[in-house]
RNA sequence: GGAAGCAACUGGGUAGCCGCGGGGAAGGUCCCUCUUCCCCGAGGAAAGUCCGAGCUCCACAGAGCGGGAUGCUGGGUAACACCCAGUGGGGGUGACCCCAAGGAAAGUGCCACAGAAAACAGACCGCCCCACAUAUGUGGGGUAAGGGUGAAAAGGUGGGGUAAGAGCCCACCAGCUAUCAGGGUGACCUGAUAGGCUUGGUAAACCCCAUCCGGAGCAAGACCGAAUAGGAGGGGUAAAGGGUUGCUCGCCCUUCCCUCGGGUAGGUCGCUUGAGGAGUGGAGCGAUCCACUCCCCAGAUAGAUGGCUACCUAAAACAGAACUCGGCUUACGGGUUGCUUCCGCCU
Numbered sequence: 001g002g003a004a005g006c007a008a009c010u011g012g013g014u015a016g017c018c019g020c021g022g023g024g025a026a027g028g029u030c031c032c033u034c035u036u037c038c039c040c041g042a043g044g045a046a047a048g049u050c051c052g053a054g055c056u057c058c059a060c061a062g063a064g065c066g067g068g069a070u071g072c073u074g075g076g077u078a079a080c081a082c083c084c085a086g087u088g089g090g091g092g093u094g095a096c097c098c099c100a101a102g103g104a105a106a107g108u109g110c111c112a113c114a115g116a117a118a119a120c121a122g123a124c125c126g127c128c129c130c131a132c133a134u135a136u137g138u139g140g141g142g143u144a145a146g147g148g149u150g151a152a153a154a155g156g157u158g159g160g161g162u163a164a165g166a167g168c169c170c171a172c173c174a175g176c177u178a179u180c181a182g183g184g185u186g187a188c189c190u191g192a193u194a195g196g197c198u199u200g201g202u203a204a205a206c207c208c209c210a211u212c213c214g215g216a217g218c219a220a221g222a223c224c225g226a227a228u229a230g231g232a233g234g235g236g237u238a239a240a241g242g243g244u245u246g247c248u249c250g251c252c253c254u255u256c257c258c259u260c261g262g263g264u265a266g267g268u269c270g271c272u273u274g275a276g277g278a279g280u281g282g283a284g285c286g287a288u289c290c291a292c293u294c295c296c297c298a299g300a301u302a303g304a305u306g307g308c309u310a311c312c313u314a315a316a317a318c319a320g321a322a323c324u325c326g327g328c329u330u331a332c333g334g335g336u337u338g339c340u341u342c343c344g345c346c347u
Base pairs, nucleotide, nucleotide: 001343002342003341004340005339006338007337008336009335010334012312013311014310015309016308017307018306020041021040022039023038024037025036026035027034028033043318047329048328050327051326052325053324054323055217056216057215058214062249063248064247065246067213068212069211070210071209072086073085074084075083076082087101088099089098090097091096102208103207107206108205109202110201111200124147125146126143127142128141129140130139131138132137155173156172157171158170159169160168174198176195177194178193179192180191181190182189183188221269222268223267224266231260232259233258234257235256236255240254241253242252243251244250276295277294278293279292280291281290282289283288
């Protein structure tokens, strides 16, 4: 100097004028409502509604079946399918990144086409032997080392042996199984001994195993007020009906369901003080935790922060809360900073 990896911050600013939503104070007005001042007022994803909870109701609250979720180990957290660290595997020169990571020897499926054959899976070409016959043919037997097909075809290299071959045998490896030793909380790692010689893939297919799981959701729910018709008809029925995600038991309530018709659709709460934010110190590899100090930071409901002017500027993309929070995923422009890796050059 160039290229890359990981992480953090930012998401226009200043001034003036006019205009919004919430809260507070004061004054006027005579309770219709007005004026002035002060404070606060969209995001890193507010998005998706994919997980987990807080909260509310069923409800005082269970069991079984079904169903669903997770899936290496250990930590973190209110909890999680999230985060951190590690183990195993894969990618990269590397810093680092990725993994739907239990079981294929419980069972059932699937692997198109090609190929002889796709798992109790083989003989197309070939090689060897025998018989007949002859210029390379027919039949029988042996073979799976060589070739072909394929994503994948019955461990690898070397040697011996054989009619030709083959773990058929041997040596060294790889893999698998068993035992033992050492290290580690553990997943696992390292080593030694012995053995049959070697036993495709796929569970993000069904399945098996282990662990876990009530449901519905702020349009939850609570209160106040107002109005109508406490209406009419039909059906079931107390060993019954309804509710509790599906079914059964249990539990709770006492009528329930259908059709027609009538009234209301208003207001208040829930609604923002939180598993909250910032700073400092300590513990820890880290996620995070502990202590102290400081701060209050939107609560709309046809739905609020906008318009104009001037200047600065390297520059404004993706994009607007609707009960709240912890995550994940997706979209995204430019800038600033820190640490690390690789390459080149100079000293």

Predicted 3D model of a 347-nucleotide RNA (Bacterial RNase P class A) from bacterium GBS-1. Rfam family: Bacterial RNase P class A. By type it is a ribozyme. From the family's description: Ribonuclease P (RNase P) is a ubiquitous endoribonuclease, found in archaea, bacteria and eukarya as well as chloroplasts and mitochondria.